Model confidence (mean pLDDT): 84 of 100. The RNA shown here (transfer RNA) has 88 nucleotides and comes from a Promethearchaeota archaeon.
RNA sequence: GCGGGAAUUGCCAAGUCUGGUCAAAGGCGCUGGACUCAGAAUCCAGUCUCGCAGGAGUUCGGGGGUUCAAAUCCCCUUUCCCGCACCA
Numbered sequence: 001g002c003g004g005g006a007a008u009u010g011c012c013a014a015g016u017c018u019g020g021u022c023a024a025a026g027g028c029g030c031u032g033g034a035c036u037c038a039g040a041a042u043c044c045a046g047u048c049u050c051g052c053a054g055g056a057g058u059u060c061g062g063g064g065g066u067u068c069a070a071a072u073c074c075c076c077u078u079u080c081c082c083g084c085a086c087c088a
Stems, first nucleotide, its partner, number of pairs: 001084007010028003020068001029047006048057003061077005
C1' cells in the first nucleotide's frame, strides 16, 4: 500500500443484514431492600442526564449526508485486529 473485520451504557456483549415499537436484550459490577446473629449465596427493585411524577433531553469511535424517522443506509475519517503485497 491492497483486501477483510471490529469500535454500543462503568465492564463484557446482543441489536446493524431487513431503518420506527431503542436509553438499546442478557450477564457482571454498583446502590437500596428481603432473608441471616452477622456475612456469603439467593430473591426483588433501581442503575445516561434533568424532573416528586407525568414527562423532557442527549447518546452507539469522530465528522457529514439521506430520511418524517438512523446504532442500523451512504460518504469521509481515527484507532485496533487478521490476511496479502512491498522494503530490508